Predicted 3D model of a 1461-nucleotide RNA (small-subunit ribosomal RNA) from a metagenome. It matches the Rfam family "Bacterial small subunit ribosomal RNA". Its family is annotated with structural constituent of ribosome and ribosome in the Gene Ontology.
[in-house]
RNA sequence: CGUGCGUGAUUAUCUAGCAAUAGAUAUGAAAGCGGCGAACGGGUGAGUAACACGUAAGCAACCUUCCUUUAAAUCUGGGAUAACCCCUCCAACGAGGGGCUAAUACCGGAUGUGGUUAUUGUGACAUAGGUUAUAGUAAUUAAAGGUGACCCCUAUUUAUAAGUUACUGUUUAGAGAUGGGCUUGCGGAUCAGUAGCUAGUUGGUGAGGUAACGGCCCACCAAGGCAGAGAUGAUUAGCCGACCUGAGAGGGUGAUCGGCCACAUUGGGACUGAGAUACGGCCCAGACUCCUACGGGAGGCAGCAGUAGGGAAUAUUGCGCAAUGGACGAAAGUCUGACGCAGCAACUCCGCGUGAAGGAUGACGGCCUUAGGGUUGUAAACUUCUGUUGAGUGGGAAGAACCAGCAGUGUGCUAAUCAGCAUUGCUCUGACGGUACCACUUUAGAAAGCACCGGCUAACUACGUGCCAGCAGCCGCGGUAAUACGUAGGGUGCAAGCGUUGUUCGGAAUCACUGGGCGUAAAGCGAACGUAGGCGGGGAAGUAAGUUAGGAGUGAAAUUUAUCGGCUCAACCGGUAAUCUGCUUUUAAUACUGCUUUUCUUGAGUAUGGGAGAGGAUGAUGGAAUUCCAGGUGUAGCGGUGGAAUGCGUAGAUAUCUGGAAGAACACCAGUUGCGAAGGCGGUCAUCUGGCCCAAUACUGACGCUGAGGUUCGAAAGCUAGGGGGGCGAACAGGAUUAGAUACCCUGGUAGUCCUAGCCGUAAACGAUGGAUACUAGUUGUUGGGGCUGUUAUGGUUUCAGCGACGUAGCUAACGCGUUAAGUAUCCCGCCUGGGGAGUACGCUCGCAAGAGUGAAACUCAAAGGAAUUGACGGGGGCCCGCACAAGCGGUGGAGCAUGUGCUUUAAUUCGAUGCAACGCGAAGAACCUUACCUGGUCUUGACAUGUGAAUGCAAUCCUUUAGAGAUAGAGGACCUUCCCUCGGGAACAUUCAACACAGGUGCUGCAUGGUUGUCGUCAGCUCGUGUCGUGAGAUGUUGGGUUAAGUCCCGCAACGAGCGCAACCCUUGUCCUUAGUUGCCAGCACGUUAUGGUGGGAACUCUAGGGAGACUGCCUGGUUUAACCAGGAGGAAGGUGGGGAUGACGUCAAAUCAUCAUGGCCCUUACGACCAGGGCUAGACACGUGCUACAAUGGGCGGUACAGAGGGUUGCUAAGUCGUGAGGCUAUGCUAAUCCCUUAAAACCGUUCUCAGUUCGGAUAGAAGUCUGCAAUUCGACUUCUUGAAGUUGGAAUCGCUAGUAAUCGCGGAUCAGAACGCCGCGGUGAAUACGUUCCCGGGCCUUGUACACACCGCCCGUCAAGCCAUGAAAGAUGGUAGUACCCAAAGUCGCUUCUCUAACCGCAAGGAAGAGUGCGCCUAAGGUAAGACUGUUAAUUGGGGCUAAGUAGUAACAAGGUA
Repeated sequence: CGUGCGUGAUUAUCUAGCAAUAGAUAUGAAAGCGGCGAACGGGUGAGUAACACGUAAGCAACCUUCCUUUAAAUCUGGGAUAACCCCUCCAACGAGGGGCUAAUACCGGAUGUGGUUAUUGUGACAUAGGUUAUAGUAAUUAAAGGUGACCCCUAUUUAUAAGUUACUGUUUAGAGAUGGGCUUGCGGAUCAGUAGCUAGUUGGUGAGGUAACGGCCCACCAAGGCAGAGAUGAUUAGCCGACCUGAGAGGGUGAUCGGCCACAUUGGGACUGAGAUACGGCCCAGACUCCUACGGGAGGCAGCAGUAGGGAAUAUUGCGCAAUGGACGAAAGUCUGACGCAGCAACUCCGCGUGAAGGAUGACGGCCUUAGGGUUGUAAACUUCUGUUGAGUGGGAAGAACCAGCAGUGUGCUAAUCAGCAUUGCUCUGACGGUACCACUUUAGAAAGCACCGGCUAACUACGUGCCAGCAGCCGCGGUAAUACGUAGGGUGCAAGCGUUGUUCGGAAUCACUGGGCGUAAAGCGAACGUAGGCGGGGAAGUAAGUUAGGAGUGAAAUUUAUCGGCUCAACCGGUAAUCUGCUUUUAAUACUGCUUUUCUUGAGUAUGGGAGAGGAUGAUGGAAUUCCAGGUGUAGCGGUGGAAUGCGUAGAUAUCUGGAAGAACACCAGUUGCGAAGGCGGUCAUCUGGCCCAAUACUGACGCUGAGGUUCGAAAGCUAGGGGGGCGAACAGGAUUAGAUACCCUGGUAGUCCUAGCCGUAAACGAUGGAUACUAGUUGUUGGGGCUGUUAUGGUUUCAGCGACGUAGCUAACGCGUUAAGUAUCCCGCCUGGGGAGUACGCUCGCAAGAGUGAAACUCAAAGGAAUUGACGGGGGCCCGCACAAGCGGUGGAGCAUGUGCUUUAAUUCGAUGCAACGCGAAGAACCUUACCUGGUCUUGACAUGUGAAUGCAAUCCUUUAGAGAUAGAGGACCUUCCCUCGGGAACAUUCAACACAGGUGCUGCAUGGUUGUCGUCAGCUCGUGUCGUGAGAUGUUGGGUUAAGUCCCGCAACGAGCGCAACCCUUGUCCUUAGUUGCCAGCACGUUAUGGUGGGAACUCUAGGGAGACUGCCUGGUUUAACCAGGAGGAAGGUGGGGAUGACGUCAAAUCAUCAUGGCCCUUACGACCAGGGCUAGACACGUGCUACAAUGGGCGGUACAGAGGGUUGCUAAGUCGUGAGGCUAUGCUAAUCCCUUAAAACCGUUCUCAGUUCGGAUAGAAGUCUGCAAUUCGACUUCUUGAAGUUGGAAUCGCUAGUAAUCGCGGAUCAGAACGCCGCGGUGAAUACGUUCCCGGGCCUUGUACACACCGCCCGUCAAGCCAUGAAAGAUGGUAGUACCCAAAGUCGCUUCUCUAACCGCAAGGAAGAGUGCGCCUAAGGUAAGACUGUUAAUUGGGGCUAAGUAGUAACAAGGUA
């Protein structure tokens, strides 16, 4: 689907009937028989590495429902069956029996256009079989009707069908179209640490099977087939058009859309059908879910929605078949989660808006601030507009064309009409949706966020925090001033989004086809021979595979690109063109390559004649040396080392002589010489043997190069067996060294080293450089050979083959290479792709073993590395300097004391300085003060400054007094300010009071700073401009040869100049001149004194203090480069910077100082500020630094005598006198200082005493008594007198200063200061020794060298052990997965057999037959089971190494000669 069939619920109408009801017509539910579809459409990507996919072909080896078309037909019969009715069983699903019935269901018979099979001919095509056309013969083989119309023919009942006709079915055959099936070439994943796989496997013959070819299946026969151009295995994966990226080539992906494949809960199986081995069919097995009366049943969303779960995460149980498409149907129409729409999600793409114009008092607020201002910012407010979107009101599409119906027109079949076909008009149909769109009204109203702001990378400030919290893509930020964290303001970028995360491509020429490399950065196999392969000399002919050009086919559409057009634009959509770079086929070309043939000689090779050689193997043989043995001589050592010892030796060593034995290696020759493929090869001779070179001819005729796998050789060490064993010598022993010394050194010494036979197969097997060929300047040396020349030399020249040095072009990151290339090219092979893990693990192969070959990953880091540069450093080198060493003198370290520091103590012992470069330092002076510390008592706008207000002028100040430790508080007394004035007052000054701004801080940070200072170092260095060289960092200059104290000067030089340093200019001292002459001086003149420049006077001298001169290698000699300069000399007061001082380059040390001062930030504010009293800084088991005094006779004591300089002095120095033993007191004079005073200098010298002792040395400590200063001397001053009389007799290791008026020694003065130096700063007196020299120690300068250092050797850095964490290997075992093998069992099912059972159609009169179905059996077989293995995971006591981790332990292996290269 009723236009195939039977049945016919219901409803409506009509007729008959009173009604029930009956009949007729229409309607046509529900299922059934039957037909078609359900194999399309829709979903998913599990499997699949395969003809699955893509592309191009083939099928002469095939099928194809529906559709189109051609030819022919559609005749004649039959028996059933569902539905329906009745009965029975069952929980359910469902099932059974009896009865009725139809068909386009089913089954006979006829016919045979044709088809098929067999066979006989004839053509055509194709060739591998073969295909095809045609003419015969024989056998076999088909169908189904339905609906409508009509009456020309026939028949009659005049309207029907048995007739005619149309449509639609059915059958046979052919063709087409469409869809499929099969075959083949080519193409696209990873692993070779998967290398061998295969038994229906490969082929044949014959049967079977299929639509069809085929081992597709079976029987037999043969032994094949695949594989390094990657078989087999494992892992992963649907493939493509296309998509993303990229300049392209490529790389990645396979969502949406389209093509193909596969799958449908897992596995197996067939049935039906044109088509399935069938998503919404069937059977069986398994798992799971559900129902059950426990007997048995049901199910399959990877269809659309939806649910659960999982997950970082993914939508509505919507509307409609209106459109497009599909199925069925004649059609109306029905079905359609295909599809068309709507809903949800900023998930993506595109478009639009959140307003526009004006508006400075540059408002408020915020933030910053140099406190002025700046910025947010025309931004806002405010004024004037607009109305996209939104909201409201109204209108309102296109998408609709078919079909169908109605009314026509044309055409056309037929006897004719209808129908059919074409066409015109009208009618009918919208899910979206009252949607898009349009008009009007209305309000600036309703609409901006996110990230970032250290560099890369556009955009900066404040606060908070303080290696915390945190950030981070890489580098890296954060430890008290964070543009990097958090917040805020501001800014930048994008914008309905922004940022993060993940992934892919790009950048990345960082797997390099385009388009890389391999000497030292990763990378040339240790070397050769050689298989496959790759590549290959000259001429000719042929061919046309590669190649090139043209044509044809295909390369689906979509996509992409260009252009044109449609939605207001765009996204989106449509048209046209290009592209699709490919494959197939054909025609042509023939230069190159290939293939075939032929030829040539130059590549390669052979023959002949010469040549050199540590080439190889075997066998002989020689001398020196060593050790041993024997003997002689001979005596106490030998040997060994940095020095020793172990060892050997009186049992006679070493030494020496003679003789003998043994083994190993071959001095000189000997040479960047020779030979060999490399490893390697060294006395001489012989034999055998490989390769190479030269010369001249002859011959072969490309025979060549390279070489994956493969094979052979292959140092030393090592291994096996047997020899041998002199020397040397791992292990081992002993002796040293050392903190240790399992080492370096020494004495011994075993394996081994040697030989024979075999293994191993590695080295910094290196030229860190694969092989071959060709080309590209030279110079020079040397080895072997040849030619020419020749004055015969030990020559000259040229050529071939080697071995070296330098060097051009070129190359290289540079270093360097450079005809022996690392240059320019070609061919072939090997190898590399960040460091570590790791050449490790596991697996495999080889090996007797040791081990070798092959060879990862997890994890971890942001580097590892090369070459060169500048520094720094070196137990590297060269040159040079310095009180650096040496040569000397004197000290320190020992003692006592002083002083500073550490440590300890303390209520406090204030703080700072800490190697040189802190420690007699800040401090040029702590009893109070100082004073910063402690205890106690007090004050709070304050002890001090400025500002405001008020009061006072009886204030302040001074004196007296009370309380108190004092600060302080109280009382009394004295004193009673200045100026102006309009007389009200004002101003100034001072004090008090009040409140607040503020004061104050020796509180912190010197690692926030200024300033100042130390140090290297008064060392000679440090730089710049221009030029040149180098890719560059950089270099040159500045290095070199000389010279100097010096980067001082000279010469040379791709450098030429310049600056800061050096030197000089400055001060002082040494000589002279001049000027001046008091307070200084006194030669000459004069006066005076016991004496004195005391006085007159002088201006000579000394001196004072101003100005000059002088010293410049100027002169001479010699040396040197005709230089610089050096040595010597003259003259000179002084000679080569005359002595001394001041003067400190660029920089280093985060050097010192916040407590001199200044200052950012932080902190305290009735206290971390201020005042007062007392205490402390002065402590004391101890340690260190710097000093003083000594230990004595070069001295101590006593006495006498002589000579300075430089300073200071009125709050002072103080004479003279006098008292005191003395410190000092009293009194008094001069001096504001060349005038007076301090002020007698001391050592020295001359005498005398002491006589080597703890003393006549030494003076600590202690007692007593005093002096002075001061308010005060107890803690805690100095000094004096008397008494006391300690240690100490020259100082261990070690260490300091000094080179000439220096060291040493002697005294004097000053600052600070009331008082209080052995310290500090100055001054003079006396006054030495030594320096050969640069080996060594220390420091420094220049050049060079090495470097793994650059915070720069106080650097860097290695391995064990200990601790934590991480990943991983092994492991007795435990537990999974996957694929197979063998066997057992075997469902469903096809196929085969079936003697048994059943059966409508056909045959037969019947019996029965034929045929069919069933049952049973068999083969195959899913799932299941058993067994032994394989592969691959997870896990595991324990165990191995590995990696990572601010400050663990013990060493110091490497980097320098790294201290043993």
Source information: Its mean pLDDT, the model's own confidence on a scale to 100, is 82.